[in-house]
Context: one part of a larger RNA
RNA sequence: GGACGAACGCUGGCGGCGUGCCUAACACAUGCAAGUCGUACGAGGGCGGUCCUUCGGGACCGACCCGAGUGGCGGACGGGUGAGUAACACGUGACCAAUCUGCCUUGGAGAGGGGGAUAACCUGGGGAAACUCGGGCUAAUACCGCAUGACGUGUCGUGCUCGCAUGGGCGUGACACCAAAGGGAGGCCUCUACUUGUAAGCUUCCGCUCUGAGAGGAGGUCGCGGCGUAUCAGCUAGUUGGUAGGGUAACGGCCUACCAAGGCUACGACGCGUAGCGGGUCUGAGAGGACGACCCGUCACAUUGGGACUGAGAUACGGCCCAGACUCCUACGGGAGGCAGCAGUGGGGAAUAUUGCGCAAUGGUCGAAAGACUGACGCAGCGACGCCGCGUGUGGGAGGAAGCCCUUCGGGGUGUAAACCACUGUCGGGGGGGACGAAUCUCGGACGGGCAAAUAGCCCGGCCGGCUGACGGUACCCCCAAAGGAAGCACCGGCUAACUCCGUGCCAGCAGCCACGGUAAGACGGAGGGUGCAAGCGUUGUUC
Numbered sequence: 001g002g003a004c005g006a007a008c009g010c011u012g013g014c015g016g017c018g019u020g021c022c023u024a025a026c027a028c029a030u031g032c033a034a035g036u037c038g039u040a041c042g043a044g045g046g047c048g049g050u051c052c053u054u055c056g057g058g059a060c061c062g063a064c065c066c067g068a069g070u071g072g073c074g075g076a077c078g079g080g081u082g083a084g085u086a087a088c089a090c091g092u093g094a095c096c097a098a099u100c101u102g103c104c105u106u107g108g109a110g111a112g113g114g115g116g117a118u119a120a121c122c123u124g125g126g127g128a129a130a131c132u133c134g135g136g137c138u139a140a141u142a143c144c145g146c147a148u149g150a151c152g153u154g155u156c157g158u159g160c161u162c163g164c165a166u167g168g169g170c171g172u173g174a175c176a177c178c179a180a181a182g183g184g185a186g187g188c189c190u191c192u193a194c195u196u197g198u199a200a201g202c203u204u205c206c207g208c209u210c211u212g213a214g215a216g217g218a219g220g221u222c223g224c225g226g227c228g229u230a231u232c233a234g235c236u237a238g239u240u241g242g243u244a245g246g247g248u249a250a251c252g253g254c255c256u257a258c259c260a261a262g263g264c265u266a267c268g269a270c271g272c273g274u275a276g277c278g279g280g281u282c283u284g285a286g287a288g289g290a291c292g293a294c295c296c297g298u299c300a301c302a303u304u305g306g307g308a309c310u311g312a313g314a315u316a317c318g319g320c321c322c323a324g325a326c327u328c329c330u331a332c333g334g335g336a337g338g339c340a341g342c343a344g345u346g347g348g349g350a351a352u353a354u355u356g357c358g359c360a361a362u363g364g365u366c367g368a369a370a371g372a373c374u375g376a377c378g379c380a381g382c383g384a385c386g387c388c389g390c391g392u393g394u395g396g397g398a399g400g401a402a403g404c405c406c407u408u409c410g411g412g413g414u415g416u417a418a419a420c421c422a423c424u425g426u427c428g429g430g431g432g433g434g435a436c437g438a439a440u441c442u443c444g445g446a447c448g449g450g451c452a453a454a455u456a457g458c459c460c461g462g463c464c465g466g467c468u469g470a471c472g473g474u475a476c477c478c479c480c481a482a483a484g485g486a487a488g489c490a491c492c493g494g495c496u497a498a499c500u501c502c503g504u505g506c507c508a509g510c511a512g513c514c515a516c517g518g519u520a521a522g523a524c525g526g527a528g529g530g531u532g533c534a535a536g537c538g539u540u541g542u543u544c
Stems, first nucleotide, its partner, number of pairs: 001544004006540005013390006019383002021348001026346003030343003035073003040070002044066003047062006080301003090225007099218003104214007112146001114144002121136006152177011182206002186203003192199003227273003234264003239261008276298004280291004303324005326337004354380001356379003362376001363374004393423004403414004427485001429480005437471001442466004447461005488533005493514003499528005509516001
């Protein structure tokens, strides 16, 4: 000199863009943060209509509304934190001939025929509650057999081909095994059946089953790389290898039994301490050093420890079970909870924000769609915390007012500074106008193409018009008034730009180093003046 997620002191006009618990991975009141689908299913309530009525109500229907239940998909993403971890955790490169993959894209084949339940509901019981037990009824894209099965899987055989050791790929023969679900608040009469028209018929769309390939994702293995300590020198029994088996999507001591006695280490094993890692950030001419806030990738964790279930996928933060600590409710029998999500509270601390608005945009989940949900996100609020920009006026104005300071008492300084004159109008203030971000989705209209029997219908494409804004009456523009509302902080002995007076008298104090202060102190305190920065200026801390 630079830098900072900074803090402290004094001061403080405006805006833009960023950024804001570095400490207690301490404990948490309250609200919200993951739902959605009625085009999977049955029942219920409301509303409306028609009919009946003993006026209590009942039956049927519905392009309507509602909230539970079964079922599907999602809750493994998104968001947070950095405790643990010195490790294939991360980075980089390579490999899997040892692997899995829901949704998506693309290709092939198929969906025949049955069955038994169960929630909701009704009813009975237990409990303070959380909730729970029995009886009865019912549906499905819920569940379970059977059939069909292959270019699928397994075993045995065989042909071609390739390789990186075990072997891989393609084809072929035999045997064995394995599947499904339908829905439509769509359309139609070409085919079939009755034949007016409607369907179990046809067709469109979505979904279902098996399988090949792809994309993206995940799992595994290895080389190399990145820390301090030798005042840690030896470490190791599933330890190292083999055989057999189990387990996994998959290789493997991953696990088990048996056998052998190995394996690592001064190129630092083992131990201890510290620490998430990288892209990067800061500094530096570079080499290097220090760091890893925000943003991006990745790993680990979710009150502490352990465990599995479900699922394509699990560290399962807002799932389950057990144990521990803690908090709360209780009728004392028993229950409930987990902010390292967004706000917010207490506590700790030098120190770090609103219990805000909106799904308008971007993105995500569900849905055919409309749409719903979304503290992701977009915005707003608070903080000079940082960077950047702007302003606090401009021109004229005396040998030069007053005040204050100094003085050799002549004068000098503050100082064109002020007053005064003329002007300007940034920001702030008042008034008026007023956005971009919006294009989709979808609706209406005409058109082109595809499926199809079809001038129904559906899908795709572009065109025209309509709908949609939290921010926000904000940005921006125009008008009005008016110099009016807007400057401080540190320093002035040398380093180091800037000097005098008064007070004090080794006192009070200053101080980064040298050093100042004991009666004329340019070094303490005040004043005048000056110097440097400036909405900041200094100090402290850390780092180069």
Background
The part of an RNA shown here (small-subunit ribosomal RNA, 5' domain) has 544 nucleotides and comes from a metagenome. Its mean pLDDT, the model's own confidence on a scale to 100, is 82.